Two RNAs folded together computationally: RNase P RNA and transfer RNA, 510 nucleotides in total. The prediction has a mean pLDDT of 75.
[in-house]
């Protein structure tokens, strides 16, 4: 120096200048019936390594619970992590690569079923086109003597049969290799190798690995074909789902139905639950607020007419226990709600000790967590850093001019895949020079 | 946000258990006709959206992109 392979971090920093968008305090006007918008002032916050695809797997809501079977769907080496996974680790086989290393949805084809176009004889208990081999019948040649309807030999035509080494077809042809046997040959016999199956023995936690023994002598692929075994899995989503407030016709039409019957959101039977109605389908009406939401639970003190929910109060009944009614968050208790402060316990990131081979996992200990519902992160200036290029200087380095990519939150996490920039570390193969 | 499908010839659609893809309209040429239609006959055309794995082989099967389309609120 060239090609390449795998890992790790990062994805500009710091100030200022206008600017967007929530949240808190303060403030005063408007707007709205009202939850609340709206204007100024002032604190403090504000996308990613994939936020993305929505391809797994949770949290979380609702449908009574998420119950059995059956269907359907997903996964399928082994051992470990994990809340969970189809994710990650570290190991086993196979396959690629000269190597660094990558890659595998990797159980079952001797449970059943199907498919193997084309070529080719023959494609799955398989078959004979050339071909080899010996017999039978003919043809003419050849040579031989005992000259005959003899005999031998070779070569052609046909006939019924043997056989699967060689050509050949094909993705795949029913085991290699060599001997022996044969009319030619063939696991027909036999050694060796390979593979199967059945055992033994050794090593592994186990997938498997390494031995040796016997056997019949060879048994095709395809399960991301249908299936057969094993494991899971109930459906539907934050437009789930609760609340307030507006409106507006509970209007019309099919179905099935009032109990061996309907409903309970995706097929079906049971079983659980409710019950006079149910489903669809055309139609009316709105396009408001609020919780969920976004750092989660629990304690503890304390603020609030935020709630009369239960009580002290008042009236009524009743011997009484207590019932009905009415009032008040000025006064007391207690309960909800909503809020501020501390605290413990939990999410997440950094560091640090420790376990482990890793993935993780336990401890300490410091910080931090965007929430707006059509949806906010932006420009410009300065310093300094990161890359290219030109110039200068033996060199450290200096001067100038440029450049920065995918691509942006919408209920939250944990993976996977996809885009995408340049940096460093290791390590492999090839050329040079020392 | 979330959900469901879709891609095949110039349009529009067929293709079932995997074996080199078809139909109609279209488009060119002929025959009829004085010419054109319309008939009849004869031809053209395809990376099966891209990219890969699975097989001996993929429009089919499986897996990531890509582009298109469709459906959802809440109220009585």
């Nucleotide at each position: 120096g060239g090609a390449g392979u795998g890992a790790a971090a990062c994805g500009g920093a710091u100030g200022g200048u206008c600017g967007c968008c929530g949240c808190c305090c303060g403030g005063u006007g408007c707007c709205g019936c009202g939850a609340g918008g709206u204007c100024c002032g002032g604190g403090g916050g504000g996308a990613g390594g994939a936020a993305a695809g929505u391809c797994c797997g949770a949290a979380c809501u609702c449908c009574a619970c998420a119950g059995g079977g059956c269907a359907u769907u997903g996964c399928g080496c082994u051992g470990g992590g994990u809340a969970a996974c189809a994710c990650c680790c570290a190991g086993u086989c196979c396959c690629g690569g000269u190597g660094a290393c990558g890659g595998g949805a990797a159980g079952g084809a001797a449970a059943g079923u199907g498919c193997c176009a084309c070529a080719g004889a023959g494609a799955a208990c398989a078959g004979a086109c050339c071909g080899c081999c010996g017999g039978g019948a003919g043809a003419g040649c050849a040579g031989g003597c005992u000259c005959g309807u003899c005999c031998u030999g070779a070569u052609c035509u046909u006939c019924a049969g043997g056989c699967a080494a060689g050509g050949g077809u094909g993705a795949a042809a029913c085991g290699g290799u060599g001997g022996g046997g044969u009319a030619a040959g063939a696991g027909c016999c036999c050694a060796c190798c390979a593979g199967c199956g059945c055992u033994c023995c050794g090593g592994g936690u186990g997938a498997c690995c390494g031995g040796g023994g016997c056997g019949g002598c060879u048994c095709g692929g395809c399960a991301a074909a249908c299936c057969c075994c094993g494991c899971a899995a109930g459906g539907a989503g934050c437009a789930a789902g609760g609340c307030c407030a507006a409106a507006u016709a509970g209007g019309g039409g099919a179905g099935c139905g009032c109990a061996c019957c309907g409903g309970g959101u995706g097929g079906c039977c049971c079983g659980c639950c409710c019950g006079a109605g149910c489903u669809c389908c055309c139609g009316g009406g709105u396009c408001g607020g609020u919780c969920g939401c976004u750092u989660g639970g629990c304690g503890g003190c304390g603020c609030g007419g935020c709630u009369g929910c239960g009580g002290a109060c008042c009236g009524g009944c009743g011997c009484a226990a207590g019932c009905c009614g009415g009032g008040c968050c000025c006064u007391c208790c207690g309960g909800g709600c909503g809020u501020g402060c501390c605290g413990c316990c939990g999410c997440c990131c950094g560091c640090g000790c420790g376990g482990g081979a890793g993935a993780c996992c336990g401890c300490g200990u410091g910080g931090g967590u965007a929430g707006a519902g059509g949806a906010a992160u932006g420009a410009c200036c300065a310093u300094c850093g990161g890359c290219c290029g030109c110039g200068g200087g033996c060199g450290a380095c200096c001067g100038c001019g440029g450049c920065a990519a995918c691509a942006g939150g919408a209920u939250u996490c944990g993976g996977c895949u996809u885009a995408c920039g340049g940096u460093u570390c290791a390590c492999u193969c090839c050329g040079g020079c020392c | 946000g979330g959900g469901a499908g879709u891609a095949u010839a110039g349009c529009u659609c067929a293709g079932u258990c995997g074996g080199u893809a078809g139909a109609g309209c279209g488009c060119g040429g002929u025959u009829c006709u004085u010419a054109u239609a319309a008939a009849g006959c004869c031809g053209u055309g395809g990376u099966c959206g891209a990219u890969g794995g699975u097989u001996c082989g993929a429009u089919u099967c499986c897996a990531u992109c890509u582009a298109c389309u469709c459906c959802c609120a809440c109220c009585a």